[in-house]
Predicted 3D model of a 1203-nucleotide part of an RNA (large-subunit ribosomal RNA, half B) from a Candidatus Daviesbacteria bacterium.
Context: one part of a larger RNA
């Protein structure tokens, strides 16, 4: 000293973030027990008694003995209840064991779970309630697939999400985002149809058109979401009321300054001396709110908060004592850490915080034990920051894919009906413009075709087409040999017969699609395992392409500048001015202002003009209209910014044109080493032009601004090239010229979050302090307008103006990111002076009191509580006063850890989210053995002109060693109308300090004593067990006890005088002298010959030290005290002192009894026994024996030696 522990008088949480820790309670049993309640429960609520010992009755038992009567009698230890008496102690569950209780609120209902190693909670979970999904080969999940889980379950089942017991209760929205559902219509792929491009490829393009999208409904215990503004009531104030703008709807019941309220310490109550707290109201609620569930709630919580008892060393304020490390001795022995050194301090430099420079003080060497102020100490290439074309996890209406899902097609895949449908054959019919005999489909071909197998014609019946004239067919009947075409006419076009085609229409027949709906053989399932039966069925399963969906899962993206960095700008391309410091050039998030165009004339060119203003004149007509004349270097205009420029013009007006042409090349500019893109600008030459008579002007605009690269895709032109297919066309690719846009403007195609973080790296760059600065900030000074009835200056002092300081708050980014821990408090110290109280003085609007304001002054002193992490601010009682700073916003290798600022959670409020909040709540690891230096103390050794002991001087250090009050006299005076109401001076107390001691009070007291549970040495006596516990208490050590704790002189400040020039005066001053403060010198108390100027006196001739016994001393050393010539230590005796009256005998004792005897406990012997770090007395025992150092010791005699 830490660690575990033990006690504390008085006070009783005043301590603290907070009662953290500790104390207290404590087991049985009776009694007795609220409020609440889900009627269980709360409960052991609270509270109050009893507990041991002996003896006696009764009870209930247990186990032993002995009898001649044995179902029984006698008798013995015991134990249990209950009741009686009867004893002893401070205390009877005496020890161990063993709950402090009690209210309020807030959360979660409970019991239970969680971050193995900082978060036990309000998180998780739970019964419950609620939604969706899901008929079984189920939904859902795990797999690449086989296959597996649920599950050997079956909707009273499985699964996915919310909420979360119970009590009451869940209001409004469906605009949006999901989801489901529907869908006439539009979008809506590949495949196959179909068309085009004469074939082929490629390309195109259409028509159908899934899933999906649009679209329309529904859906909130889906995901979320739930307004503003004006007037109005007969006090005021408010708004039941009215208007109005608008929403998808506009926050319903309860809640409510709350785990949620910034303003906020809201306003009122309660609580308290004092309340940022709590608890109960209020409510315009920054930002409550109903299963992201609202509000209550018994009961429960190592949860969060407040309060009240008990209780304590938490604290006022410490002390004391025990055990253990550990200090100290040997012995045995890592590590961290080390640039080198190492005596510091203190001021100053300096990368701006130095043991090492500089100054200047201080410092002899070396050692030990402390103590943590420095080594911007020591460990960790800072976790914050910021930065990287750096990493990761994570979310998403980033980007781009992939798995999975839907569909669709195709294959696997076979056969049949029905129905539409669409193609195809075959077949039938039908085809009227006018003109023509007639109802001419078109083309070709054609002179001949039909016909007794009955044509033409007739009558009849039936069908069908129809332009209403008619046509065609079929049938039955009369019936006989021609009929038609061609020619002729008509007309665009001529008919017979033939073929081929076109439109319409029916009918057969394939064939393809869809729909559906059979079969069984592929294939699936089950049974079974081999055949097969049974169930499904060309579906489904697999596979191939294709459309949608798709943070399910993967890779990336997520700019730059910047007075950190975000936010916000844009200073990111381009022009002008200033800035730019008279050559060129030149920065900033410097300052002013522009462009991201515009004109077919506003361009070229030839040729004319001269303008703003001003004056004069002139109807209407004025200041100002048109018109005449002067004067008019620019005071106008010039497409737009600003500069620069322009006058037979670069300005205004006309004619005629298109040079705003088309090709090359040089040179500058951009872009000042050199190279460099687009862009830009001047010129040169060819061509062709235009105007002009000509000479010549014209490559847009008066000049600087008006911009853009590969890749791609489109224009433009061509006896151009090249590729591919070719017999050719055709189709691609190119050259040359133009277009489309990258403004982050020499142009990736690109969102977000980390507090779950990681890396590399910055002090190139922010957070704290420091460093500069000093606007802010404080604090002074000048000037004085005014206020003070009068009066600038007793006090205040406006507008103004000039400074300190280096607390505040910025501001810089100068040192630190291979770490200089950060608010506050606690604890301990020095310092400043701008003095808050005490000392002094000056002026007052000072009578006195009591102030106000200045002045000198840092000696001392500045306190105790309440809420609040809080500085800091309020408030409560005192007091003289309850000062402001400042020291790395002193102080975390000194302590705390309440706050801020990690990982867990929750409220609001934001974000689609992941998250996030100088917004709130709750909880959340503070390393360490000290090297050096500094500091408190202890010791050695050398030095002081050659040893040593002992006394002092006192240079110089340290101290506050005292500071403050109050009361009495002075005095009810002095002043004062009164009401008030002093003071030198004296004495007496008391507070806070400081020093000191322990007679008394108190603590402690692990010497002692005595009581006493449990246990064990058989019992008795005596003991042992963490002094077991308890009651006492000597020395010692201690405080809460005691005792001391002045004057006073010097020089002096502010000030106040004295004499007194300069300046005949007047002046405290210049020269001279003199009062005048806790300040400073002394005084008083300690330290101090290492005071390097090292001091002085005294003694003697040997001293000193170890070893030995030792304490008034002490960590080791050391200091003292002693060593037989001795009481130093131990031992005996004695006495004080503490404890309380030993053991042994005796006697008594409440009964009991078998008469022998038990029996707790009382009384005497006996102020007994025991004890003793303490005194005193005795040498009984030990202080022996010996070594060692100075030293080759000095003086003085004598000799040598040195000088």
């Nucleotide at each position: 000293u830490c660690u575990a522990g033990a006690u504390a008088a008085g006070g009783g949480a005043a301590a603290u973030c907070g009662g953290c820790a500790a104390a207290u309670u404590a087991g049985c049993a009776g009694c007795g027990u609220u409020c609440c309640u889900u009627a269980g429960g709360u409960c052991u609520a609270a509270g109050c008694u009893g507990u041991c010992c002996c003896u006696g009755u009764a009870u209930u038992u247990g186990u032993g003995u002995c009898u001649u009567u044995a179902u029984a009698g006698a008798u013995g230890c015991g134990a249990u209840u209950a009741c009686a008496a009867g004893g002893u102690g401070c205390a009877a569950u005496a020890a161990c064991a063993a709950g402090g209780g009690g209210g309020g609120u807030c959360c979660g209902a409970c019991u239970g779970u969680u971050u193995a190693a900082u978060a036990a909670a309000a998180a998780c979970u739970u019964a419950a309630c609620c939604u969706c999904c899901u008929g079984c080969u189920a939904a859902u999940c795990u797999g690449a697939a086989a296959a597996g889980a649920c599950u050997u379950g079956u909707a009273u089942a499985g699964g996915a999400g919310g909420u979360c017991a119970c009590a009451u209760c869940u209001g409004c929205c469906c605009a949006g985002u999901g989801c489901a559902u529907g869908u006439a219509c539009u979008c809506g792929a590949a495949a196959a149809u179909u068309c085009c491009u004469u074939u082929c490829a490629a390309g195109g393009a259409a028509a159908a058109a899934a899933a999906g999208a649009g679209c329309a409904u529904g859906u909130a215990a889906a995901c979320g979401g739930c307004g503003g503004g004006a007037g109005u009531a007969a006090c005021u104030a408010u708004a039941a009321c009215u208007c109005u703008c608008u929403u998808a709807a506009g926050g319903u019941a309860g809640c409510g300054a709350a785990a949620u309220a910034c303003c906020u310490u809201g306003u009122c109550g309660u609580u308290u001396a004092a309340u940022u707290g709590a608890c109960g109201a209020c409510g315009c609620g920054c930002a409550u709110g109903a299963a992201u569930g609202g509000u209550g709630u018994a009961a429960c919580g190592a949860g969060a908060u407040c309060c009240c008892u008990a209780c304590u060393g938490u604290c006022c304020c410490u002390a004391u004592c025990u055990a253990g490390a550990g200090u100290c001795c040997c012995c045995c022995g890592a590590a961290c850490u080390c640039a080198c050194u190492a005596u510091a301090c203190c001021g100053g430099u300096g990368c701006a915080a130095a043991g090492g420079c500089c100054g200047g003080u201080g410092a002899c060497u070396u050692c030990c034990a402390g103590u943590g102020g420095g080594a911007a100490g020591c460990a960790a290439a800072g976790a914050c920051c910021c930065c990287g074309u750096a990493g990761a996890a994570c979310u998403u209406u980033a980007c781009u894919a992939c798995a999975g899902c839907c569909u669709a097609u195709a294959g696997u895949u076979g056969u049949g009906g029905u129905a539409u449908a669409u193609u195809u054959u075959c077949u039938u019919u039908u085809g009227u413009u006018c003109a023509g005999c007639a109802u001419a489909a078109g083309u070709g071909g054609g002179a001949g075709c039909c016909g007794c197998u009955a044509a033409u014609c007739c009558u009849c019946u039936a069908u069908u087409c129809g332009c209403c004239a008619g046509g065609a067919u079929a049938g039955a009947g009369g019936g006989u040999a021609g009929g038609c075409a061609a020619a002729a006419u008509u007309g665009a076009g001529a008919u017979a017969c033939c073929a081929c085609u076109c439109a319409a229409a029916g009918g057969a027949g394939g064939a393809u699609a869809u729909a559906u709906u059979g079969c069984u053989u592929a294939c699936u399932u089950g049974c079974a395992a081999a055949a097969g039966c049974a169930a499904g069925g060309a579906c489904a399963c697999c596979u191939a392409u294709a459309g949608g969906u798709g943070g399910g899962u993967a890779g990336u993206u997520u700019g730059g500048c910047u007075g950190g960095g975000g936010c916000g700008g844009c200073a990111c391309c381009c022009a002008g001015c200033u800035g730019a410091a008279a050559a060129g050039a030149u920065a900033u998030c410097a300052g002013c202002u522009g462009g991201g165009c515009c004109c077919a004339a506003a361009g070229g060119u030839u040729g004319g003009c001269u303008c703003a203003a001003c004056a004069g004149g002139c109807a209407u007509g004025g200041a100002a209209a048109u018109c005449c004349u002067g004067u008019g270097u620019g005071g106008a205009g010039u497409g737009c910014a600003a500069a620069a420029g322009c006058a037979a013009a670069a300005g205004c007006c006309a004619g005629c044109c298109u040079g705003a042409c088309u090709g090359u090349g040089u040179u500058c500019c951009u872009a000042a080493g050199u190279a460099a893109a687009a862009g830009g600008a001047a010129c040169u030459c060819a061509g062709c032009a235009a105007c002009g008579a000509a000479a010549g002007u014209u490559u847009g605009g008066u000049u600087u601004a008006g911009c853009g690269a590969a890749c791609c895709u489109c224009u433009a032109u061509g006896u151009c090239u090249c590729c591919u297919u070719u017999a050719a066309u055709g189709g691609g690719a190119g050259c040359u010229a133009g277009a489309g846009a990258u403004g982050a403007c020499c142009g990736a195609a690109a969102a977000g979050c980390u507090a779950u973080c990681u890396c590399g790296g910055g002090g190139a760059u922010a957070a704290c302090g420091g460093a500069g600065u000093u606007g802010u900030a404080g604090c002074g000074c000048c000037u004085a307008a005014g206020a003070g009835c009068u009066c600038a200056a007793a006090u205040c002092g406006a507008c103004g103006g000039c400074g300190c300081u280096g607390c505040u708050u910025g501001c810089u980014a100068c040192a630190u990111c291979g770490a200089c821990g950060u608010c506050g408090g606690c604890u301990c110290u020095c310092c400043g002076c701008a003095u808050c109280c005490u000392a002094g003085g000056a002026g007052u609007g000072c009578a006195g009191a009591a102030g106000c304001u200045c002045c000198u002054a840092a000696g001392g002193g500045u306190g105790g509580g309440g809420g609040u992490g809080u500085u800091c601010a309020c408030c409560c009682a005192u007091u003289a006063a309850a000062g402001c700073g400042g020291a790395u916003c002193g102080u975390g290798a000194g302590c705390u850890g309440g706050g801020u600022u990690u990982a867990a959670u929750a409220c609001g409020u934001u974000g689609u989210g992941a998250g996030a909040c100088a917004g709130u709540a709750u909880g959340u690891a503070u390393g360490a053995u000290a090297u050096c230096u500094a500091c408190u103390g202890g010791a050695a050794g050398u030095g002081c002109c050659a040893a040593g002991u002992g006394u002092c001087u006192g240079a110089g250090g340290g101290g506050a060693a005292g500071g403050a009050c109050c009361g009495u006299u002075u005095a009810g005076u002095a002043c004062g109308a009164g009401a008030g109401g002093a003071a030198c001076a004296a004495c007496g107390g008391c507070u806070c300090g400081g020093a000191g001691c322990c007679u008394c009070u108190g603590g402690u007291g692990u010497a002692u004593c005595a009581g006493u549970u449990g246990u064990c040495u058989g019992a008795c006596a005596a003991g042992g067990c963490a002094g077991g516990c308890u009651g006492a208490g000597c020395a010692g050590c201690u405080a809460c006890g005691c005792u001391c704790u002045a004057a006073g002189g010097g020089a002096u400040a502010a000030g106040c005088g004295c004499u007194g020039a300069a300046a005949g005066c007047a002046u405290c001053u210049a020269a001279g002298c003199g009062c005048g403060a806790a300040a400073c010198c002394c005084g008083c108390c300690u330290c101090g010959a290492a005071a390097a100027g090292a001091g002085a006196c005294a003694c003697a001739a040997g001293g000193a030290g170890c070893u030995c016994u030792c304490a008034u001393a002490g960590a080791a050393g050391a200091u003292g005290a002693g060593u037989u010539u001795g009481a130093u230590a131990g031992g005996a005796c004695u006495g004080a002192c503490g404890u309380g009256u030993a053991a042994g005998c005796a006697u008594c004792a409440a009964g009991c009894c078998u008469c022998g005897g038990c029996g707790a406990g009382a009384u005497g012997u006996u102020c007994a026994g025991c004890g003793u770090g303490c005194a005193g007395u005795u040498a009984c025992u030990a202080a022996c024996u010996g070594c060692u150092c100075c030293a080759a010791a000095a003086c003085a005699a004598u000799a040598u030696g040195a000088c």
It was read from a public genome assembly. NCBI's taxonomy places the organism under Bacteria, Bacteria candidate phyla, Candidatus Daviesiibacteriota.